This is a predicted structure of a 72-nucleotide RNA (transfer RNA) from Microdochium trichocladiopsis. Lineage of the source: Eukaryota > Opisthokonta > Fungi > Dikarya > Microdochium. Rfam family: tRNA. By type it is a transfer RNA.
Formats: sequence, structure tokens, C1' cells
RNA sequence: GCGGCCAUGGAGUAGUAGUCAACUCGUUUCCCUCCCAAGGAAGAAACGCGGGUGCAAAUCCCGCUGGCCGCA
Repeated sequence: GCGGCCAUGGAGUAGUAGUCAACUCGUUUCCCUCCCAAGGAAGAAACGCGGGUGCAAAUCCCGCUGGCCGCA
């Protein structure tokens, strides 16, 4: 330099055009307990950035940034 794959709460993943973006762990508050752990209830928290298409984009297209792999 060229090509491929990936980027979603604090962490790990799902969701591949249309309902309020879902699940597990973690976390906050409350309940329970003498206390802790375990258990129960409720809550906060995410689509890398910029553009395009389309009635509608996390999802499709282009560019950029970052990561991984391959070729040279």
C1' cells in the first nucleotide's frame, strides 16, 4: 500500500429496516437478616464519528477513526 471482518449501557452478547433497543453479570435504592452472604422488588445506564437513501436506519450505501486478520 491492497483486501476482509468488527465497533450496541460499566463488562459480555442479542437485535440485520417498522412495538418502549432485549438478555446475563455488575451497579443504585428498598425488603428480608443481629450483621454479611444468598434471595425478593424497583431503578439508572448503550447503537464509534460525519454524510446519503428511504415514509421509517442500530440495521442499507459512502467517507473517517479505532481494533483484529490476511496479502504485498

The RNAcentral record of the sequence draws on ENA and Rfam.